The prediction has a mean pLDDT of 81. Predicted 3D model of a 73-nucleotide RNA (transfer RNA) from Bifidobacterium myosotis.

């Protein structure tokens, strides 16, 4: 330098055009218990990496950039 993959909640990841963006774990509260743990119930938490483009509508498609990983030279 070229090519490919990834970037979504604190962490690990779904979601691949449409309705308030989701799960598990973690966090917080409550129940239970002599106390903890476990279990059950509930709650909060997100500029969907950035800037543009297409489109009635973009997390989703396209371009460029940034960051991480891999392959080639």
């Nucleotide at each position: 330098g070229g090519c490919c993959c990834g970037u979504u909640a604190g962490c690990u990841c779904a979601g691949c055009a449409g309705a308030c963006a989701g799960a598990g774990c973690g966090g917080c509260g409550c129940u239970c218990u002599c106390c903890u743990a476990a279990a059950g119930c509930g709650c909060g938490g997100g500029u969907c990496g950035g800037c543009g483009g297409u489109g009635c509508g973009a997390u989703u498609c396209c371009g460029c950039c940034a960051c991480g990983g891999g392959c080639c030279a």
It matches the Rfam family "tRNA". About the family: Transfer RNA (tRNA) molecules are approximately 80 nucleotides in length.